[in-house]
RNA sequence: GCUUUAUAACGAUGAGGCAAGAGACAGGCUCGAUGACCCUCAGGCAAGUUCGACAAAUAAUUCUUUUUGCGAUAGUGCCAAAUCCUGACCAAUUUUGGUGAAUAUAAAGA
Repeated sequence: GCUUUAUAACGAUGAGGCAAGAGACAGGCUCGAUGACCCUCAGGCAAGUUCGACAAAUAAUUCUUUUUGCGAUAGUGCCAAAUCCUGACCAAUUUUGGUGAAUAUAAAGA
């Protein structure tokens, strides 16, 4: 890099270093010498895996199964703006809604 499934309007920042672009792509719109982006350190957040006791529901009813909530959790990811918005299609009708594509991440697989 490829495939499948799931999640993405919630949440979570300080210090130091560097120096000019950054926000995936295109358009828009933002962030940025009052130092962004990136790197390091410390802190934090929660999507999934795994584990645990309890509660509720569920299927069975002998043991029990599944789901949700709760707590912990190695490894990741993330901590401006809804994945910043839109991109293709559909419905209403001029600005909205829905589905999808793309992207990112996780778990599993080839």

This is a predicted structure of a 110-nucleotide RNA (SAM riboswitch aptamer (S box leader)) from a Lysobacterales bacterium. The model forms 94% of the base pairs in the Rfam consensus. Lineage of the source: Bacteria > Pseudomonadati > Pseudomonadota > Gammaproteobacteria > Lysobacterales. Rfam family: SAM riboswitch aptamer (S box leader). About the family: The SAM riboswitch is found upstream of a number of genes which code for proteins involved in methionine or cysteine biosynthesis in Gram-positive bacteria.